[in-house]
RNA sequence: GAACGAACGCUGGCGGCGUGGAUUAGGCAUGCAAGUCGAACGAGAAUCUGAGAGUCCAAGUUUUCGGACAAGGACUUUUGGAGGAAAGUGGCGGAAGGGUGAGUACAACAUGGAUAAUCUACCUUCAAGUUGGGUAUAGCUUUCCGAAAGGAGAGAUAAUCCCGGAUGUGGUGAUCCGGCGCAUGCCGGAGACUCCAAAGGUGGGGACCGCAAGGCCUGCCGCUUGAAGAUGAGUCCGUGCACUAUCAGCUAGUUGGUGAGGUAAUGGCUCACCAAGGCUAUGACGGUUAGCUGGUCUGAGAGGAUGGUCAGCCACACUGGGACUGAGAUACUGCCCAGACUCCUACGGGAGGCUGCAGUCGAGAAUCAUUCGCAAUGGGCGAAAGCCUGACGGUGCGACGUCGCGUGGAGGAUGACGGUCUUCGGAUUGUAAACUCCUGUCAUGUGGGAUAAAUAGCCCGGGUGUGAAUAGCACUUGGGACUGAUAGUACCACAGGAGGAAGAGACGGCUAACUCUGUGCCAGCAGCCGCGGUAAUUCAGAGGUCUCGAGCGUUGUUCGGAUUUACUGGGCGUAAAGGGAGCGUAGGCGGCCGGGUGUGUCGAAUGUGAAAGCCCACAACUCAACUGUGGAAUGGCAUUCGAAACUACCUGGCUAGAGUACUGGAGAGGAGAGCGGAAUUCUUGGUGUAGCGGUGAAAUGCGUAGAUAUCAAGAGGAACACCGGCGGCGAAGGCGACUUGCUGGGCAGCAACUGACGCUGAGGCGCGAAAGCCAGGGGAGCAAACGGGAUUAGAUACCCCGGUAGUCCUGGCCGUAAACGAUGAAUGCUAGGUGUGGGUGUAGAGAUACAUUCGUGCCGGAGUUAACGCGAUAAGCAUUCCGCCUGGGGAGUACGGUCGCAAGAUUGAAACUCAAAGGAAUUGACGGGGGCCCGCACAAGCGGUGGAGCACGUGGUUUAAUUCGAUGCAAACCGAAGAACCUUACCUGGGUUUGACAUGUACGUGGUACGGAUCUGAAAGGUGAAGGACCUUUUCUUCGGAAGAGGAGCGUACACAGGUGCUGCAUGGCUGUCGUCAGCUCGUGUCGUGAGAUGUUGGGUUAAGUCCCGCAACGAGCGCAACCCCUGCUGCCAGUUGCCAACGGUUGAAGCCGGGCACUCUGGCGGGACUGCCAUCGACAAGAUGGAGGAAGGUGGGGAUGACGUCAAGUCAUCAUGGCCCUUAUGUCCAGGGCGACACACGUGCUACAAUGGUCGGCACAACGGGAAGCGAGGUAGUGAUGCCGAGCGGAUCCCUUAAAGCCGGUCUCAGUUCGGAUUGAAGUCUGCAACUCGACUUCAUGAAGCUGGAAUCGCUAGUAAUCGCAGAUCAGCCAAGCUGCGGUGAAUACGUUCCCGGGCCU
Repeated sequence: GAACGAACGCUGGCGGCGUGGAUUAGGCAUGCAAGUCGAACGAGAAUCUGAGAGUCCAAGUUUUCGGACAAGGACUUUUGGAGGAAAGUGGCGGAAGGGUGAGUACAACAUGGAUAAUCUACCUUCAAGUUGGGUAUAGCUUUCCGAAAGGAGAGAUAAUCCCGGAUGUGGUGAUCCGGCGCAUGCCGGAGACUCCAAAGGUGGGGACCGCAAGGCCUGCCGCUUGAAGAUGAGUCCGUGCACUAUCAGCUAGUUGGUGAGGUAAUGGCUCACCAAGGCUAUGACGGUUAGCUGGUCUGAGAGGAUGGUCAGCCACACUGGGACUGAGAUACUGCCCAGACUCCUACGGGAGGCUGCAGUCGAGAAUCAUUCGCAAUGGGCGAAAGCCUGACGGUGCGACGUCGCGUGGAGGAUGACGGUCUUCGGAUUGUAAACUCCUGUCAUGUGGGAUAAAUAGCCCGGGUGUGAAUAGCACUUGGGACUGAUAGUACCACAGGAGGAAGAGACGGCUAACUCUGUGCCAGCAGCCGCGGUAAUUCAGAGGUCUCGAGCGUUGUUCGGAUUUACUGGGCGUAAAGGGAGCGUAGGCGGCCGGGUGUGUCGAAUGUGAAAGCCCACAACUCAACUGUGGAAUGGCAUUCGAAACUACCUGGCUAGAGUACUGGAGAGGAGAGCGGAAUUCUUGGUGUAGCGGUGAAAUGCGUAGAUAUCAAGAGGAACACCGGCGGCGAAGGCGACUUGCUGGGCAGCAACUGACGCUGAGGCGCGAAAGCCAGGGGAGCAAACGGGAUUAGAUACCCCGGUAGUCCUGGCCGUAAACGAUGAAUGCUAGGUGUGGGUGUAGAGAUACAUUCGUGCCGGAGUUAACGCGAUAAGCAUUCCGCCUGGGGAGUACGGUCGCAAGAUUGAAACUCAAAGGAAUUGACGGGGGCCCGCACAAGCGGUGGAGCACGUGGUUUAAUUCGAUGCAAACCGAAGAACCUUACCUGGGUUUGACAUGUACGUGGUACGGAUCUGAAAGGUGAAGGACCUUUUCUUCGGAAGAGGAGCGUACACAGGUGCUGCAUGGCUGUCGUCAGCUCGUGUCGUGAGAUGUUGGGUUAAGUCCCGCAACGAGCGCAACCCCUGCUGCCAGUUGCCAACGGUUGAAGCCGGGCACUCUGGCGGGACUGCCAUCGACAAGAUGGAGGAAGGUGGGGAUGACGUCAAGUCAUCAUGGCCCUUAUGUCCAGGGCGACACACGUGCUACAAUGGUCGGCACAACGGGAAGCGAGGUAGUGAUGCCGAGCGGAUCCCUUAAAGCCGGUCUCAGUUCGGAUUGAAGUCUGCAACUCGACUUCAUGAAGCUGGAAUCGCUAGUAAUCGCAGAUCAGCCAAGCUGCGGUGAAUACGUUCCCGGGCCU
C1' cells in the first nucleotide's frame, strides 16, 4: 500500500446491487418447511335436496262460535339422490430440494484414465404381449386392556393388494459355429433342452347382440417381457494434495495362493487350508492440525496466505450401533437397540431431536423479521383442473461492503462583523458570509403509473393425424377473457422553496499540513525514532491548514514492501555460518570416438481442462456497480504421430583422468627393543662455620642435632641444551639425544601394463591435544586442591615458603579445544618478482648458471571484498558434491532420545525479554600505553602562607532586616576607585496613586502658574493666607487698556509611566579560562563506495605550522613574527618655567642676576642590530656553537596585541533586550534601623615574635603623579592631632615634598625584654545637618597573644626575588593594612628532565 463474512469509537442525507451466527456440531418454547392421486379400491361425516310418517305452531277459510279444515314453518324419524371432510387399503414421491463442516491427511478431493468387473425408477425410441382363476386383509362393527401413547381378540369386505395356472416375441443357463480383442475374454448367429410375465382405469360411438351392466368398435392413461438411448450411480488405477524424526521401525487377515461364500459388480470383502510374506530414510508406523476444489486476497512475476457468499464433490443429521423397504438409503423432519438430556405421567409407562425458515436462551468483540406470496423460475403427485413447496420470488433490519447521487450554482470587496495571530503597520479565516440573479437532482406533497404474464386450462374459429365416424382424442394455428406477493413500487409530470441533508482523522521526522494559550518529567502522548523538567509546531484547548468524505479513524488478520528462506533471487577468513580430521556405503555428478533404442527433451494433432469468476469486445438497466451475449484464456493431464543434437539405457573401441610395475632419493611419519651424557633432588662420607633462602621490602621456611658452600661415591625418575632454520614429515591431533629390526605415505625419472576403474560423500567405521575416569606400576623435578607468610579497606588472587592428586609407563574409557589459515574436498583456467627444502635435466674442470617439477614463505598486478585484506598455497574466474547460517538474550540451557563408570558428550526447543547485538574502517577524547618536546612543572635556591593579634572578604549561624550577585583552578581586599544620612536595592513605621520621570489626547482653568505666611507632623506629606505673572496672535481702543483664541503651567480623566521583580538554561554586548599554548582551517587537485584522508605527516631546526629539505600535492586565510608604545646608545632641530662650562655681577648661602644653550634635561624627527662579518659543525640548507666589533647580539628588556573553539563558565543588579509577573503596589516619597550581628570555619593581607634588631641624635640621595569650595610656603599657638594669619601657584616656575631603608655616633645585651603592639581607660583634634549603633587622627596611661609556626601549600630565573619608602584614583571624612603606579637598595640557584602538574606533535 491493498484486502476483509469483521469488531470498536465519533458521525450519519438518499438510492441500486450484494452481503450478514466465523464463537457453543451448545440447549431449544411456538408456527411452518412433503405431499399428492377418487380417472386404482371399499366405506363415507357435515351440508343441500326429493318422497313418506309423526309432533308442535299457524296466516287464512268456514262455523252451529263448541269447533272443523288448513297453505306454510320448525323439530324428530324412514328412505333415495347430490356432496365430499377426516381416516383407511393401494400407487408414486418422502434417497430430491434445504442446512452444517463435527469427523476425515484418505474409502476424501482435484486431474487423467479403466470397467472385457457393474446397476440405473421416472423419461425417449424400437419389438412383442396384456389370458383365465383363487384366497386374504385394513378401514368398518363389536368385546376387552391402558392415565395416555397405544394394544389384543372376534366378525364381514374391495382393489392397479397378494398367490397359483396358461402362453413365450423375447430373456437366462450349458453346447457349437463365425468374427474380433487387451490376459481373464467380448460381439453376432444356430439350436433338441431348462427356467421366467402381466392389471386394470377412463372417454366417445353408428350398425348388430343383450333386460341391464355391457359385449363390440375406437381413443387415451396404465401393466408385462426384451433391445437400445439418455441420465444418475458403484468400483479400480496413475499423478498431485499440511506440519512433525525430540515418532525409526510397522504389520497375523497381516502379504500372496487354492477353493468356497457374498455383492449389481472386482477384491481378504468374508471363511477354510497352504506359503511367509508386505510396507519403510523417495519417510512406513505414530502424533498434531485440517472438509477438498473451481476460485478469493496479495504480488511485476515466481510465489505466499486463504477456501465466507456462488458452483462441483465428500461427510454429517442429539451420541454410538444395526438392518428393513426400495431402482436408489444403511435414509435430516422413516424403523429397531443402547446412552445422555428435556417434557408428560394415575409411577405401571410413554413422547422428543431446528447443523430446514423465522424465533429464543446461553457463551461472545460480534452477525437480522417468530414478514408477504406461490404472481414468476424450479420440484413432487395427478389425465387434468389443481394441491403442496420457509426451494424460490419479494419486502424488512444492519453505512457490513461496493457503486452512484446530493447537501447547491454564478456574481459578489467598506476584503464587513466575529474569531485567531501580530513586528500593532497589519495578516488570516476569505468570495467565505451578507447581498443580487438563478437552478431544482435527492428528500417532501399531489396526480398519473409500468415491464415482469405467458402458458396450461376455459370460450370462439381453422388445419393435420387416428378412426367406420362430420364423435372422441392427440398435435398445431388465429382471436378472446382470466391470473401480480413485490406495489400504487420503479418511472413520469406538477408544486413550493436554497429551503430538510457534513463529518472524521491528522498537522516533529517517516508523511501532505503551524501558530497561540494552558501545563511544567506533572497531567499526558507515542506505529518506530522519541516528546513533556516555564517560551512544547510531539501533551490539553483554540484558530488555521492538510487528507479523505457519508464516512473517517482505531484494533485484529493476510499478502506486499522483505533479494529478511534467495527456483526466479542470498550467504559461510573477521558480521550468523566449513563438520576436529580421514576411509568409505547409499545417493548426486562424471573423459574421448562410433552404432542402436527413444527415458527425459522438442514439434504437431486430437480429447479433456463444468458453469460462474478473471481478461477483451459488444449490449442493456439514464451512468456505474450489478447483469446479458460472444471471444480469449485455463502455464495441466491423457492418447496418437514425428525429430534424435544433448541426457539416459544397451553395445563396440581409445588413453590425456585414475591405477599398477621398474629405477632413484629426502624426512622429529608410526609402533617396538636397546643404550648415552648434562642437570635437579635424595643418600653416605670428607672439608668447613653461622648463617642460608627469599622479596619491591619482608616474613613463614631451613640451619650449631652443623645448614648454605665445596669435594668424592652412590640411588632414582623425567626431559633431551647446542645443531634448530616462517627447515622437514604426517589426513588432522601431532612428531626432536643415539642405535637397531619392522612398517605407512609422499616426490622424481622412465613409459611396460589395465582401460574411466573417477570426484564427492547423508548414515556408518576407525583416528583424535590437554584435562578427566578405571585397574596396576612408578614418582626426581614441577604442581591444581590444601597449609603457612606477606600485600591489602578486604585479598578465598597476583609475590614468597611448603605441598597432594596429576604429570611418566602398561591396558581400557572419554571424544572435546581459539581441534585456527577462525578459510570443506576435488578439477580446470588466470601478469610477475624474491627467498627456502627435496628431485631431475642441460652447460661447465669446478664454483655455479639456466630449465623443469613437488613442497613451504614474503611482496605484488588484474580481479575480488562492506572494509581490512586475499591475490597460482585465492578470499579471482568456473564446475561437481557434502556440511552449515537466517536479529540479540534466554541457551548450547530445559525436556526426551542415544553414548559414557562418572565427569559429561551429542541431538536440541519454548515461554519471556530487548531495539538492538555485531563487523570493518574514520575522527576525536581518554589510558597508573609508547616515542619526541616545552613551561618556576619538578629539581637547585630565596622569601612566604598554614600557628599569634588585628584588618578585610566568604561560609555558617543569628536577625524585623542582617539587600543582591560571584563558589575548584578561573568565588572569597571579587562587582565595591570609599555603606554614619544619602548611596540602598533590605527591614519597621508613616504617606501617596497618571504617580519621583516621558509622550499624547480630551475637557477645565486669570486670581491660573508662581508664591509660600499659619497650623499639624519625626520627616515626607497635609492645609493653604498676603502677593501675583509670562509668550504668540485677532479685534476694538479714549492708546491707559479691554475682550477673545492659542501656548506654557496647573487640575481632572484616559492611553500609559514605573519595577535593582523572575528567567545569564530565551538573548545582545562585555568578561574570565585553557593560553601568548602553536595551533585552527579553506580553495583547487588527488586518494577512498563512504565517514574522511592528503596538504598540516616525514628528516632536521626554532620561542613559534619559525625556517630548510623531501613529498600528490599546489596555493591561501585566521593565528606566530614584524609593524605600535615605553625603556637602553646616539645624531639633528628647539632652549623656558629646565641647565650653568666659559665671561660678568651679587649673597650669610644659593643659577640669585646679566648672559649663554656647550653639558644635563625636556620632546620632536632620525640613526642603530641584520646571524651583517670571521671560524667550526651541519646536507653546499635552515640553523647551531664560539669570536670580533658594538651602548645593545641572536626575540636587547617591558607593554599593548588573545586564532578556530571549550566550559549551556560569569553577568537580566552597568546597559540593552524576548517572554513571564506586579499596577492604591513587587511603583514612589520619608524617618529610624540594617548591610558593621558572632559559638565557629575558610581565604587574602598587615604587624610581629627581635641584635642583619629596637631606640635616640646627626647627615645624604629619587621617580611617577596631584593641586582652585584646591595644594597651601612662611609666621604663630599647642607635647601632638591641629588651630589662627597667610605669600605663591590652574603649575618643567608655587605647593603637596622632610622620601625611607642607608651612612655616622650613642644606648639596650637575649629578657615576653627599651621586642611586640592588641585590648582598655582618660583627655582631645578634624570632617560633616549629624560620629550612640558606626569615622579617622592625636596625647597620656594600659601592655594581650606571640620566642619563627603540624600535615600541607604559594610566589619568583635579574634590575627579578627580597626589602624600603613615595604618589594617585574613589573621597566632606574614612574603617586603605586594599588597588593602580613610582622609584631606592639589591641577591641566590638551575646538575638535569627519572618523577608530580599542565600543554604541544606523532603513534